[in-house]
RNA sequence: GGGGCUGGCCGGGCGACCGCGACCCGCGUCCUCGGACGCGGGCCGAGGAAGGUCCGGGCUCCGCAGAGCGAGGUGGUGGGCAACACCCACCCGGGGUGACCCGCGGGAAAGUGCCACAGAGAGCAGACCGCCAUCGGGUGCCGAUCCGUCGGGACCCGGGGGUAAGGGUGAAACGGUGGUGCAAGAGACCACCAGCGCUCCGGGCGACCGGAGCGGCUCGGCAAACCCCACCCGGAGCAAGGUCAAGAAGGACACGAUCCGCAAGGAGAGUGUCCGCGCGCACGUCCGAGGGCUGCUCGCCCGAGUGCGCGGGUAGGCCGCACGAGACCGUCGGCAACGGCGGUCCUAGAUGGAUGGUCGCCAACCGUGACGUCGCGAGGCGUCACGGCGAACAGAACCCGGCCUAUGAGCCAGCCCCUCCG
Numbered sequence: 001g002g003g004g005c006u007g008g009c010c011g012g013g014c015g016a017c018c019g020c021g022a023c024c025c026g027c028g029u030c031c032u033c034g035g036a037c038g039c040g041g042g043c044c045g046a047g048g049a050a051g052g053u054c055c056g057g058g059c060u061c062c063g064c065a066g067a068g069c070g071a072g073g074u075g076g077u078g079g080g081c082a083a084c085a086c087c088c089a090c091c092c093g094g095g096g097u098g099a100c101c102c103g104c105g106g107g108a109a110a111g112u113g114c115c116a117c118a119g120a121g122a123g124c125a126g127a128c129c130g131c132c133a134u135c136g137g138g139u140g141c142c143g144a145u146c147c148g149u150c151g152g153g154a155c156c157c158g159g160g161g162g163u164a165a166g167g168g169u170g171a172a173a174c175g176g177u178g179g180u181g182c183a184a185g186a187g188a189c190c191a192c193c194a195g196c197g198c199u200c201c202g203g204g205c206g207a208c209c210g211g212a213g214c215g216g217c218u219c220g221g222c223a224a225a226c227c228c229c230a231c232c233c234g235g236a237g238c239a240a241g242g243u244c245a246a247g248a249a250g251g252a253c254a255c256g257a258u259c260c261g262c263a264a265g266g267a268g269a270g271u272g273u274c275c276g277c278g279c280g281c282a283c284g285u286c287c288g289a290g291g292g293c294u295g296c297u298c299g300c301c302c303g304a305g306u307g308c309g310c311g312g313g314u315a316g317g318c319c320g321c322a323c324g325a326g327a328c329c330g331u332c333g334g335c336a337a338c339g340g341c342g343g344u345c346c347u348a349g350a351u352g353g354a355u356g357g358u359c360g361c362c363a364a365c366c367g368u369g370a371c372g373u374c375g376c377g378a379g380g381c382g383u384c385a386c387g388g389c390g391a392a393c394a395g396a397a398c399c400c401g402g403c404c405u406a407u408g409a410g411c412c413a414g415c416c417c418c419u420c421c422g
Stems, first nucleotide, its partner, number of pairs: 001418009010408001012362007020045002023042009047393001051404002054402005059237004066298004072232004076090005091105001092103004106228002111226002113222003128167002130163003134159006141152004175193006194218002196215008241319004250275006258267003277311007290302004326345008365388010
C1' cells in the first nucleotide's frame, strides 16, 4: 500500500420565508360561568429502526385460575435477566491460510413410518455381471483297448446351488489394510487401524476432555415424520378497563335549512347516531332456566332471572396516558452478559391522527492537480484550486426488554492475510 474479519459511532449544522400539534400566559368574543373559539407571546415536539407484530414481560379485566387428559412451547453446558425463542462465556461438530464465521445442537441401540431417480437389492438387504464346485446336453483333443467302449482334460449351452472379495447403480449397498483359511469366498479367524458400547483412573461446577482395559459389537440417514424424555405454560387484550350516567323517562353527541352579529360567536326547525327505557312470546325460581372456571371430561362455584323478537341502531367526551425493569455520569464487583452504590436530569402525547415544505450558505467525505513538509525508501501528512456528493430507510399511538427486516454519505478502534521498501 492492497484485500479482509470483528466491534462501535453518526443518522447533519446555521439563516430566511411559509405552515402544523401539545402545554402555559395575556387580550378579545360568547354563553348554561366553567369552558369554547380567535389573535399574540413563551416553551416543547419521532427513530435507529418509531417498522414487521415473531418472542417475553409490566398493566387491566375475567372467580387470584381445581384435577386428569389433550394441545402448545423450549431443547449442548454454566451463568445473566422481571422474563424470553434474548444476551454472555464455554463445550461439541462443520467451514476458512487466518482474523473469524456457521449449527432448526436431547433421543434413531423403545417402537412405527419414510428414503425420489438409478439399481438385482434401500435395512436384521441383495445374486445383474463376475468367481466356484456340481448335474445334464453338445463339439473337438489325449491315452488305453478285447473296436463294444473306458479314463483324463478343454470349450460352449442349460438347471438348481454356494459366494458380498471384484465390477456396476446410487446421496447412501452392512468397517479399512494385510494375512490365514476356503471349491470360491466371507470378522469365519488373526494382527494393526478406525468407530461404538461397557468398566475403571485423572481433570473440569458442568457440557466434555485425556488415558487404561474388556467386548468381533461394526448397529445407515430422517425426530422442522409420528413418537419417547426433561422442563415451562389459565384466558383475553388499551377496541383492556374505568367514568360522565341520574331523573320526573328522558338524555348525550354530530350534522344542520334559516335568523342575529363586521368577526370569533350565538339561537335553531329538522335529520342522523348512541345510552337509558318500553312492548310481545318462550323457558325458569332449590325437582332450579341459565351462566362461569375460555379444547374435552370430572369436579367446584354463581344463580332469579334468562333467551328470542320489535321500537332500534352498539355512539360521543374524559381518565387510563407519559416517573419508568427510566436516561446520563462516576465508582466498585465480574472474563463477559450484568449487578451494587453515589450523583444529576424529567424529555412528544396526536385520535383522520401534529412533528413539515422551499431557498441560500456550510461542515463532513470522494476524485484530480499544484505546492510545502517528513522519511534512506516503499510512502505518509498538511495547505490551496477545480469538480462531485451534500443522502437513504422510514415515521410514535398503553409502556418496556429482545429478535428480525429496511437503509445513506461516511467515520473510529482492534485484529488477520498478501505485497512493496529498508
Bacterial RNase P class A from Nocardioides sp., 422 nucleotides, folded computationally. Lineage of the source: Bacteria > Bacillati > Actinomycetes > Propionibacteriales > Nocardioides. It matches the Rfam family "Bacterial RNase P class A". The family's RNA type in Rfam is ribozyme. Its mean pLDDT, the model's own confidence on a scale to 100, is 76. A source record names the gene rnpB.